[in-house]
RNA sequence: AAUAUUCUUUGGGGCGGAGUGAAAUUCUCCACCGGCAGUAAAGUCUGCGAAGAGCGAAAGCUCCCGAACGGGUGCAAUUCCCGUACCGACGGUAUAGUCCGGAUGGAAAAAGAGUGAA
Numbered sequence: 001a002a003u004a005u006u007c008u009u010u011g012g013g014g015c016g017g018a019g020u021g022a023a024a025u026u027c028u029c030c031a032c033c034g035g036c037a038g039u040a041a042a043g044u045c046u047g048c049g050a051a052g053a054g055c056g057a058a059a060g061c062u063c064c065c066g067a068a069c070g071g072g073u074g075c076a077a078u079u080c081c082c083g084u085a086c087c088g089a090c091g092g093u094a095u096a097g098u099c100c101g102g103a104u105g106g107a108a109a110a111a112g113a114g115u116g117a118a
Stems, first nucleotide, its partner, number of pairs: 004115007016030004031098002033088002035048004043086002052063004068084005090101003
C1' cells in the first nucleotide's frame, strides 16, 4: 500500500413579482431549484439512494422508479459553450418540484480515526 472489520462526523436546493378569485407561495404569466457514484465537469447517459406497493418475526427481498434535442470546440463531452425544450413521490390545503407534515427520521455515499492478519 491493498484487503477485512469497528467507530465517529458529514450527508437536498428552490415562490420573488403580477393577474383572477370569497379563498391559491397550489390556477395563469414571468421567476427560481437540481442527492450520490461513474464517465471530459451530467436534474434529462449508465448505475445507486430516497418516495410509493407487496412479502417477511427480523435481517432483508421483489416490484415500481420522471425528463433532451440541435449546433460549436476538442484526442475525448447526450457532461463544457451557445440556442431552444423538458422533468420532479406520498398526505394536507383552491389543483404544490418550491408551503406545512411523516422527518430533531432514514439513506446512496464522502471524509476521518482505530483494530487485526500476512
About this RNA
Predicted 3D model of a 118-nucleotide RNA (FMN riboswitch aptamer (RFN element)). It matches the Rfam family "FMN riboswitch aptamer (RFN element)". About the family: The RFN element is a highly conserved domain that is found frequently in the 5'-untranslated regions of prokaryotic mRNAs that encode for flavin mononucleotide (FMN) biosynthesis and transport proteins.